[in-house]
RNA sequence: UCCCGGGUGGUGUAUCCGGUCAACACAGCGGAUUUUGGCUCCGCAGAGCCAGGUUCGAGUCCUGGCCCGGGAG
Numbered sequence: 001u002c003c004c005g006g007g008u009g010g011u012g013u014a015u016c017c018g019g020u021c022a023a024c025a026c027a028g029c030g031g032a033u034u035u036u037g038g039c040u041c042c043g044c045a046g047a048g049c050c051a052g053g054u055u056c057g058a059g060u061c062c063u064g065g066c067c068c069g070g071g072a073g
Base pairs, nucleotide, nucleotide: 001072002071003070004069005068006067007066010026011025012024013023019056028044029043030042031041032040049065050064051063052062053061
């Protein structure tokens, strides 16, 4: 320098062909249970890397950039 994959709550992953409330587990907070803690159960809050473009509508498609991983020279 070129090619490929990825970037989504605090963490790890989903979101199938663009459309309803972005889902699950763990962690956190509140409650029930318990003598207390833990376990278990119920509930709550929390996320689309950045800038443009396409579209009635973008996490998803296109372009550029940044970062991480792999490959080629």